[in-house]
RNA sequence: CGCGCCGUAGAGCAGCGGUAGCUCGCAGGACUCAUGAUCCUGAGGUCGGCAGUUCAAGUCUGCCCGGCGCAA
Numbered sequence: 001c002g003c004g005c006c007g008u009a010g011a012g013c014a015g016c017g018g019u020a021g022c023u024c025g026c027a028g029g030a031c032u033c034a035u036g037a038u039c040c041u042g043a044g045g046u047c048g049g050c051a052g053u054u055c056a057a058g059u060c061u062g063c064c065c066g067g068c069g070c071a072a
Stems, first nucleotide, its partner, number of pairs: 002070006010024004018055001026042005048064005
């Protein structure tokens, strides 16, 4: 240099172009003598970046950045 996959909440991951979600974790509450377990509630995201297409982009297209792999 060429090809492929990946990038979404603190972690691991979903998400037919039309409200951004799940599990764990975190915070508060209930329960308990207390902790844990269990139950309820909540916070937390410029969806890697810049453009393009579209009425509308996490999703489609191009370029760039980062990670992993294959070939050489």